[in-house]
RNA sequence: AUGAACGCUGGAAAGCGCCGCUGGGCUUAAGGCCCGGACGGUUCGCCGAAGGAGCAAGGGAGCCUCGCCUCCCGGAAUCUCUCAGGCUCAGGGACAGCGGGGG
Numbered sequence: 001a002u003g004a005a006c007g008c009u010g011g012a013a014a015g016c017g018c019c020g021c022u023g024g025g026c027u028u029a030a031g032g033c034c035c036g037g038a039c040g041g042u043u044c045g046c047c048g049a050a051g052g053a054g055c056a057a058g059g060g061a062g063c064c065u066c067g068c069c070u071c072c073c074g075g076a077a078u079c080u081c082u083c084a085g086g087c088u089c090a091g092g093g094a095c096a097g098c099g100g101g102g103g
Base pairs, nucleotide, nucleotide: 006099007098008097009096010095015044017042018041019040020039021037022036023035024034025033026032027031045087046086047085051083052081053080054079058073059072060071061070062069
């Protein structure tokens, strides 16, 4: 059991700049210039699929108003927010497929 943990596979989005450090090359009296870094910091911008937060439906009650009303409970998502996380590789990654067979 509408299948736990776990394993394998797949798995999106968004960035430049500046400062420092550093590797290489050219050149110099000193210095300077060019190419790079999966390094550190930082302004602003941006992304949504770890996590997190918010809301619908529904239920209950109330009203000298019976409603597209008020309050409470409830609380979904791939929706919304963007705290966290992320915006080169890697890593992570909601979710999906296969395996697995738990309490």